Record summary
This is a predicted structure of a 1426-nucleotide RNA (small-subunit ribosomal RNA) from an uncultured organism. Its mean pLDDT, the model's own confidence on a scale to 100, is 83. RNAcentral holds the sequence, with entries from ENA and SILVA.
RNA sequence: UGAUCCUGGCUCACGAUGAACGCUAACGGCAGGCUUACACAUGCAAGUCGAGGGGUAACGAUGGUGCUUGCACCAGGCGACGACCGGCGGACGGGUGAGUAACACGUACGCAAUUUGCCUUUAACUGGAGGAUAGCUUCGGGAAACCGUAAUUAAUACUCCAUAGUAUUCAAAAGACGCAUGUUUUUUGAAUUAAAGCUCCGGCGGUUAAAGAUAAGCAUGCGGGACAUUAGCUAGUUGGUAAGGUAACGGCUUACCAAGGCGACGAUGUCUAGGGGGUUUGAGAGGAUGAUCCCCCACACUGGUACUGAGACACGGACCAGACUCCUACGGGAGGCAGCAGUGAGGAAUAUUGGGCAAUGGGCGCAAGCCUGACCCAGCCAUGCCGCGUGCAGGAUGAAGGUCCUAUGGAUCGUAAACUGCUUUUGUAUGGGAAGAACUUCCCGCAUUCGUGCGGGAUUGACGGUACUAUACGAAUAAGGACCGGCUAACUCCGUGCCAGCAGCCGCGGUAAUACGGAGGGUCCAAGCGUUAUCCGGAUUCACUGGGUUUAAAGGGUGCGUAGGUGGAACGAUAAGUCGAUGGUGAAAGCCUACAGCUUAACUGUAGAAUUGCCAUUGAUACUGUUGUUCUUGAGUAUAGUCGGGGGAAGUGGAAUGCGUAAUGUAGCGGUGAAAUGCAUAGAUACCAUAAAGAACACCGAUAGCGUAGGCAGCUUACUAGACCGUAACUGACGCUGAGGCACGAAAGCGUGGGGAGCGAACAGGAUUAGAUACCCUGGUAGUCCACGCUGUAAACGAUGAGGACUCGCUGUUGGCGAUACACUGUCAGCGGCCAAGUUAACGCGUUAAGUCCUCCACCUGGGGAGUACGUUGGCGACAAUGAAACUCAAAGGAAUUGACGGGGGUCCGCACAAGCGGUGGAGCAUGUGGUUUAAUUCGAUGAUACGCGAGGAACCUUACCUGGGCUCGAAUGGCUCCGGACGGCAGCAGAAAUGUUGCUUUCUUCGGACUGGAGUCAAGGUGCUGCAUGGCUGUCGUCAGCUCGUGCCGUGAGGUGUUGGGUUAAGUCCCGCAACGAGCGCAACCCCUAUCCUUAGUUGCCAUCAGGUUAUGCUGGGGACUCUAAGGAGACUGCCUGCGCAAGCAGAGAGGAAGGAGGGGACGACGUCAAGUCAUCAUGGCCCUUACGCCCAGGGCUACACACGUGCUACAAUGGCGCAUACAAAGGGUAGCGAGCAGGCAACUGUAAGCCAAUCUCAAAAAGUGCGUCUCAGUUCGGAUUGAGGUCUGCAACUCGACCUCAUGAAGUCGGAAUCGCUAGUAAUCGCAUAUCAGCAAUGAUGCGGUGAAUACGUUCCCGGACCUUGUACACACCGCCCGUCAAGCCAUGGGAGUUGGGAGGACCUGAAGACGUAUACCGUCAAG
Repeated sequence: UGAUCCUGGCUCACGAUGAACGCUAACGGCAGGCUUACACAUGCAAGUCGAGGGGUAACGAUGGUGCUUGCACCAGGCGACGACCGGCGGACGGGUGAGUAACACGUACGCAAUUUGCCUUUAACUGGAGGAUAGCUUCGGGAAACCGUAAUUAAUACUCCAUAGUAUUCAAAAGACGCAUGUUUUUUGAAUUAAAGCUCCGGCGGUUAAAGAUAAGCAUGCGGGACAUUAGCUAGUUGGUAAGGUAACGGCUUACCAAGGCGACGAUGUCUAGGGGGUUUGAGAGGAUGAUCCCCCACACUGGUACUGAGACACGGACCAGACUCCUACGGGAGGCAGCAGUGAGGAAUAUUGGGCAAUGGGCGCAAGCCUGACCCAGCCAUGCCGCGUGCAGGAUGAAGGUCCUAUGGAUCGUAAACUGCUUUUGUAUGGGAAGAACUUCCCGCAUUCGUGCGGGAUUGACGGUACUAUACGAAUAAGGACCGGCUAACUCCGUGCCAGCAGCCGCGGUAAUACGGAGGGUCCAAGCGUUAUCCGGAUUCACUGGGUUUAAAGGGUGCGUAGGUGGAACGAUAAGUCGAUGGUGAAAGCCUACAGCUUAACUGUAGAAUUGCCAUUGAUACUGUUGUUCUUGAGUAUAGUCGGGGGAAGUGGAAUGCGUAAUGUAGCGGUGAAAUGCAUAGAUACCAUAAAGAACACCGAUAGCGUAGGCAGCUUACUAGACCGUAACUGACGCUGAGGCACGAAAGCGUGGGGAGCGAACAGGAUUAGAUACCCUGGUAGUCCACGCUGUAAACGAUGAGGACUCGCUGUUGGCGAUACACUGUCAGCGGCCAAGUUAACGCGUUAAGUCCUCCACCUGGGGAGUACGUUGGCGACAAUGAAACUCAAAGGAAUUGACGGGGGUCCGCACAAGCGGUGGAGCAUGUGGUUUAAUUCGAUGAUACGCGAGGAACCUUACCUGGGCUCGAAUGGCUCCGGACGGCAGCAGAAAUGUUGCUUUCUUCGGACUGGAGUCAAGGUGCUGCAUGGCUGUCGUCAGCUCGUGCCGUGAGGUGUUGGGUUAAGUCCCGCAACGAGCGCAACCCCUAUCCUUAGUUGCCAUCAGGUUAUGCUGGGGACUCUAAGGAGACUGCCUGCGCAAGCAGAGAGGAAGGAGGGGACGACGUCAAGUCAUCAUGGCCCUUACGCCCAGGGCUACACACGUGCUACAAUGGCGCAUACAAAGGGUAGCGAGCAGGCAACUGUAAGCCAAUCUCAAAAAGUGCGUCUCAGUUCGGAUUGAGGUCUGCAACUCGACCUCAUGAAGUCGGAAUCGCUAGUAAUCGCAUAUCAGCAAUGAUGCGGUGAAUACGUUCCCGGACCUUGUACACACCGCCCGUCAAGCCAUGGGAGUUGGGAGGACCUGAAGACGUAUACCGUCAAG
């Protein structure tokens, strides 16, 4: 998608998360826990050393004094110690990810260019001298922060002198090494530079030098973002020389010199971003990510700067600037949670202002120890992972109740519960109670290198009375969430009725919703379950593994060619790629494996493996590379021929066309579907002569030729390019492809200048048309043509890139070759057709590949938006090239299949047209419908396929409708229980009746009951709704010839074949052919009526012969011959003949025959279509009503009437009307009936009455016809509507609302517009007869019957419908289809807009802090710093 195959996107199922939200919540273990580098109150987070020093503010002890006996004072003498000098540490630890696309990170390598406090090892030394300064004290300033002055003082603070070399510098000599600069060893000489003390006497320090360890610095290769709509960037820039600077190399800095350096292998620019180990997903390769833990980097309010130091340009240091906050006495000051807690703000959202230094680690210290928001713990949060529980067993009248159903009953919740027994994890209560503790220090002992080591004892736990454990109690304390249409495990009822709502995608909901809401049940997970967000997967849907490009998205318009990629044969060399081995590295953690520790697991520990990478050494040499020497087959050259609309240029030719001139000539020409505009008496068209002009080249001419493509056509000339073939002379891989680039490039268009016959956009006019800015016609400008220049695009197509190799054939053709050749076979290069293998989704392709492979380039990644916008480039412009996004949809698309459709094709049929006959549409009336009206006008049927239809009988009834009056187990039927004996009938009364009421009357019985009334009960009843829930029945296509199946075969498949084809038929009827062979439902036949004959039978029918009888009649006897009746049979089959044909069959005025090719008619209706019609025939699911939507009754209505339509009747007349006379049917009906005959009545009819349950009697007269007469063309002697009067009949009853009769009245109508219907023979037309329904009848209807009885069909072009084949399709609800554009309103997204505001970057200029460097002068100074 109707279905199919393919392409292709969308969506889902899985896993994951520092999550959040909703509902819910027993416990424990292990982990984790701000988004705003926003602002921060408060506390804490870095100190320590008295064994460096001066000292004594606080505390304590001791001693002393005063004495109020528990206070004050004194004593640095002691334990200790505030502030101060000094040492070490504040560069670690902790936080954050703003910046950074960088040697920042990762990895590897280098420093012969470097530094390194504390620590380890080794060697040497530790002598002497000096002057200050803080503190304290004094004075002063200030609100404060703090500052100044004077005096005085110490050191492991500072300075000087001595000594020293394996230190530094310089010079010389000799040797060794390397990797370029170079490095290094030894020796000699010269110059310069050290130190600190304390002490418990054990020691702790200090200085110099070397080595190590640790830490750091620098350099380099390689690796990992986006954008080319960022293509050029760079002046200290690149290099050199010299100097400065640094721990150290270096443009790091400066001067001079040179002009370099980087970039398509992506410089520069912009955007984004901390990097890695890892994490997550994935089969992997990959993708995404960078929380927690570890490593590195960067940052510390923002920016800058240095100082100190081994180390910083320093988170809890300093200085300056800025913003912000705070204090202030307004003069000035203070501050920095991206440390741990915590607060505000923000947000969907993330915790305590907790305990402890017991452990681990760090700083200081000899140590005790002090400090440590590092850390160890606890608290909060289902945020995650893991574990555990909420009980187990028995228990079936399968209880009640709920729910469902096919409903006296069953199913399910469900062994579920109750109940019985058991267990006790967890919980509660009461007890016990850890490991983590090792150190250090002290004591004792032993050993001792005398530094210390070992053993024993004592001492130290925040967590925590925690983990764990014992006892007792008792199922006791503990289950929810989502889902149940498909994907996707799980289904029913009710409610709702395109509403309310659901939804991840497809999609559910419009009265039977497994999709909404509720319920019962079920499914999946489970202390969680869902939703949302994000990532991977599925997605081979960016394809390295692992995709494509004829038509689905996709081959550049074509060539040349740069870079690049890639490349023939042989032999060497090399060893870069490649392959192997070894070594180093690849931190730990993590992942994986094994084992172990927490009761298990998560978690943790130990070991292993892995770490696919990088580097180095070494080996191999097939392949690739590099290089050398050769080769000829790739490629090219030469030479002999051949071929062609190949190209540019010049010349030239005839036909045609229009124009000019001259002549002839006269009324039209021209044009179209038809016309008109136009031309023409001022002489056209036509015809003839002549002249000039421009453009294009008939025939040949061809799926023929040439060219790279675009393209190329009269002929001739010269110029020029190419291809092919032959020869095999030459070169020797020179090849292929080709990003950028360059060139060519139809038509149209543009510029300049020519040219202009014909044609001809625009334009004008005429037509066509609803309109016609078109198609057609008459004109006509640009253009078309030439030269030069631009444009650079096309369905520039074979919708198929170029080159090379390989893989069956047949056939046509062009140009060569094979000595000649029209024969023949072969070969090379082209151009075509059909095919094998193969391939493709299919169509198709198939040596000219879309087959099998190789090389290179180009391009694609759902549809739309859109080849659009912006930017850039090109262009005179038109435009071209490059080329998005927002937003939106769940598809868009390819090929093929079956249908349907086509104002596509072919073949055929039908009263389909045509040819005819008669109608309808006009009139009046009848009838049905619509509409309107009404209390109601009951309901249904609505193109064909509703409308004289359901209805084959509406006055009441029918009746379903309306109004009014009544009934409620009910008008009918059945079952059960109880009571009764009636029910009913008659009469009276009330009433419109139903009904009510009064009186009288009133059963049977085998005693079981029957019948019946009442009361109760179970089943009522409904023409109320749904024909779109249904059965049944019916209409229609259509009595059209079709519709299918089995097996086989073909196709990946839908499907095809058969069923198509050639004939033939009324027919898919039959024949022939055929990958089909058979079969079924249809067709036909079998059935009925009718046409002919025969047999049988012979009453009620018939009557020829015989007889009787009548005015007359089969009336009677009789008869079976005939007609007829009704049973059976015969008959017709293209059987016969002729012709045609393979056959089927067709034809014949054929024969014969009553009938001839289906004799005529009927019944009979395939698969299906129209959700066709009917719930009002009937049946029936569901819904609805139940003192009414049921039932009874009376009256009314269905019969209304401005109007519109359908179907009919009667007419308009003379083929007729009227009157009289007269002939011939068939088929039916009849006992509540048909009713002869007779009588009455003008008649309808009435009275009486024979016969008949019917071939007997009757309805019953058939009518048209025929004969005679009359009317004479008129609104009539046509026509009969309407109306008046009087009657008849049916019926309880003819007012609404019956039919008929008589008299009177005598409308419209004079053959009907557009249009439209029926009919092909016993038909149309015309004429009457009968019947059903029915009391009667609105019947002119319906269904049958017979009588009389035509015309026409050339033919299939057209209209309508149908059948088969074929073709196109973007249709499949199928052309009443699909579908395009504008517009209203609303919605979504995005723009424009006077402007306004914020951020980033670049350039120019001004001011210029701290700091750094330099210079000059004065002063202080230990002549240093300053």